[in-house]
RNA sequence: UCAGAUGGCCGGGCGGCUGCUGGUCAGGUCGUAAGGCCUGGCUGGAGGAAAGUCCGGGCUCCAUGAAGACAAGGCGGCGGGUAACACCCGCCCGGCGUGAGCCGAGGGAUAGUGCCACAGAAAGCAAACCGCCCGCCUAUGCAGGUUCGCCUGUUUCGGCGCGGUAAGGGUGAAAGGGUGCGGUAAGAGCGCACCGCGGGACUGGCGACAGAACCGGCACGGUAAACCCCGCCUGGAGCAAGACCAAAUAGGGAAGGCACAGGGUGCGUCUGCACACCGUCUUCCGGGUCGGUCGCGUGAGGUGAUGAGCAAUCAUCAUCCCAGAGGAAUGGUCGCCACUCCAAUUUAUUGGAGGACAGAACCCGGCUUACAGGCCAUCUGAUCCC
Numbered sequence: 001u002c003a004g005a006u007g008g009c010c011g012g013g014c015g016g017c018u019g020c021u022g023g024u025c026a027g028g029u030c031g032u033a034a035g036g037c038c039u040g041g042c043u044g045g046a047g048g049a050a051a052g053u054c055c056g057g058g059c060u061c062c063a064u065g066a067a068g069a070c071a072a073g074g075c076g077g078c079g080g081g082u083a084a085c086a087c088c089c090g091c092c093c094g095g096c097g098u099g100a101g102c103c104g105a106g107g108g109a110u111a112g113u114g115c116c117a118c119a120g121a122a123a124g125c126a127a128a129c130c131g132c133c134c135g136c137c138u139a140u141g142c143a144g145g146u147u148c149g150c151c152u153g154u155u156u157c158g159g160c161g162c163g164g165u166a167a168g169g170g171u172g173a174a175a176g177g178g179u180g181c182g183g184u185a186a187g188a189g190c191g192c193a194c195c196g197c198g199g200g201a202c203u204g205g206c207g208a209c210a211g212a213a214c215c216g217g218c219a220c221g222g223u224a225a226a227c228c229c230c231g232c233c234u235g236g237a238g239c240a241a242g243a244c245c246a247a248a249u250a251g252g253g254a255a256g257g258c259a260c261a262g263g264g265u266g267c268g269u270c271u272g273c274a275c276a277c278c279g280u281c282u283u284c285c286g287g288g289u290c291g292g293u294c295g296c297g298u299g300a301g302g303u304g305a306u307g308a309g310c311a312a313u314c315a316u317c318a319u320c321c322c323a324g325a326g327g328a329a330u331g332g333u334c335g336c337c338a339c340u341c342c343a344a345u346u347u348a349u350u351g352g353a354g355g356a357c358a359g360a361a362c363c364c365g366g367c368u369u370a371c372a373g374g375c376c377a378u379c380u381g382a383u384c385c386c
Base pairs, nucleotide, nucleotide: 001382002381003380004379005378006377007376008375009374010373012337013336014335015334016333017332018331020045021044022043023042024041025040026039027038028037029036030035047357051368052367054366055365056364057363058362059238060237061236062235072234073233074232075231076230077091078090079089080088081087092106093104094103095102096101107229108228112227113226114223115222116221129169130168131165132164133163134161135160136159137158139156141154142153143152144151145150177195178194179193180192181191182190196218197216198215199214202211203210204209242294243293244292245291252285253284254283255282256281257280258279263278264277265276266275301320302319303318304317305316306315307314308313339354340353341352342351343350344349345348
């Protein structure tokens, strides 16, 4: 210098004018008061993701005697952190990368069941398609012998054997360890060496796990984001949770007044009479709607220092108060500066243009996704110079 890896940070700055909204103070006004309204001053006012609503909690209501079992769902290397987690940190193992590093739903496949497509001869108590080898038969070339009929040896082609062979070829994601030497008719853990694998002890480590030696010739294929088995965790709904105050109208209940003309209902049926209610007015009570208040901003809080720890994180001390709307505020505009791009030239100035993703709605811890542009730290590889 170029190319990368990991972690962290920022997300324009200052000021003027003018709005909106929370708090607070002062004045005015209304009200018995609580408080409301108006005006003015001071002061707070979006994010790193406020997003997706995917996990884990707080809080609230409902259900629930405790504990356990079953079902359903989730989680799954080991140790630590945390209120908790599917999150974070450190480590182990496996895979990828020259490397810094990255990725892993990473318990169990001798508890049982299922599945292993296509291709292939054979895919699970393995399998002989090609090839290789052996034996027999036919044909054939050559050599030797010959009693001229053939015989012996050998080469090649073909056929046969419920022959041998898993070293080679071919199929496949996967073909019953790998490499080499020996061995054999050809082969084969058949034998041996090394590697791998398995086994029980040993050593180291809190542990996952690792290590050298010994024993075993190798058996036990893969798949559990297939059923399943093992261990652990989990009650449901959500701030439109929930609590309080409480109009008008309609409807419900109670008390009292009026009316009782007509009609209806009731006392077994019919007719008549009487009574009660249905009617109407007033007052009161309770439920609930509109509406209002709370929940709702001091919190697993921010900042700084010190200490413990590899780290995540924790402890102590000091200090700060930092949005709270409710059809929903956080805006608009102007100037200067900084940044990026373009153009011009007087080459350090002028002019013009531009600024991502996105916007709280009960709160918090995570994860995931989006993002113009910029900064910092540590590390890796390559090249050059000293």
Predicted 3D model of a 386-nucleotide RNA (Bacterial RNase P class A) from Ponticaulis sp. Lineage of the source: Bacteria > Pseudomonadota > Hyphomonadales > Hyphomonadaceae > Ponticaulis. A source record names the gene rnpB. RNAcentral holds the sequence, with entries from ENA. Model confidence (mean pLDDT): 76 of 100.